RNA sequence: UGCCGGGUCCUACGCGGCGAACGCUUGCGAACCAGGUCAGGUCCGGAAGGAAGCAGCCUUAAGCGAUGUCGUUCGGGCGCCGUGGGCAAGCCUGGCCCGA
Numbered sequence: 001u002g003c004c005g006g007g008u009c010c011u012a013c014g015c016g017g018c019g020a021a022c023g024c025u026u027g028c029g030a031a032c033c034a035g036g037u038c039a040g041g042u043c044c045g046g047a048a049g050g051a052a053g054c055a056g057c058c059u060u061a062a063g064c065g066a067u068g069u070c071g072u073u074c075g076g077g078c079g080c081c082g083u084g085g086g087c088a089a090g091c092c093u094g095g096c097c098c099g100a
Stems, first nucleotide, its partner, number of pairs: 002096007009086006015079002018075006024068001025066004034059004042051003
């Protein structure tokens, strides 16, 4: 000098992790326009009984919190991770041939 290979570089996928959202768990949560149970009282009835139903209580919707990192989705110059493909233009590095 030449050739070959690897890394850096680009890209795809996989793995791990970070962030966000949603779901799951749980708490609160409707004066009336949710449900259930409806004291008292009201209405119907001669009576038996029935009807509607306020307060209260319970369950919850919308919504607002808490917990776990369990699941799903999305994102990105996250990774002294892996595999494949690309570049042969630059840098680093290893080997071989030739020459000095």
The prediction has a mean pLDDT of 76. Predicted 3D model of a 100-nucleotide RNA (Bacterial small signal recognition particle RNA) from a Thermoleophilaceae bacterium. It matches the Rfam family "Bacterial small signal recognition particle RNA". It is annotated as a non-coding RNA gene. NCBI's taxonomy places the organism under Bacteria, Bacillati, Actinomycetota, Thermoleophilia, Thermoleophilaceae.